Molecule: SAM riboswitch aptamer (S box leader)
Organism: soil metagenome
RNA sequence: CUCAUCCAGAGUGGUGGAGGGAACGGCCCGACGAAGCCCGGCAACCGCCCCAAGGGGAAUGGUGCCAACUCCGACCCGCAAAUGCGGGAGAGAUGAG
Numbered sequence: 001c002u003c004a005u006c007c008a009g010a011g012u013g014g015u016g017g018a019g020g021g022a023a024c025g026g027c028c029c030g031a032c033g034a035a036g037c038c039c040g041g042c043a044a045c046c047g048c049c050c051c052a053a054g055g056g057g058a059a060u061g062g063u064g065c066c067a068a069c070u071c072c073g074a075c076c077c078g079c080a081a082a083u084g085c086g087g088g089a090g091a092g093a094u095g096a097g
Base pairs, nucleotide, nucleotide: 001097002096003095004094005093006092011039013038014037015036019029020028021027024073025072026071040066041065042064045062046061048057049056050055070091075088076087077086078085079084
């Protein structure tokens, strides 16, 4: 840089001790214990197996993930009297190349 996906799912564990939710604005989570680490789990992108294809399967491997829709918004469009609702963009995340 390109493509795909992002409304599902996942712990009353151990350790650790104050932070965390990308950034900005919010709004939240946190001593009834944050991050990190270990264990556990979820999912199934790659890989693996079956299949003519479409598709299906397992979860031992490579990643990923385990509060809130990607927590919400920020820019554009539509609807609405308004709170707001819907769609898209941007940004971001993950995988594959």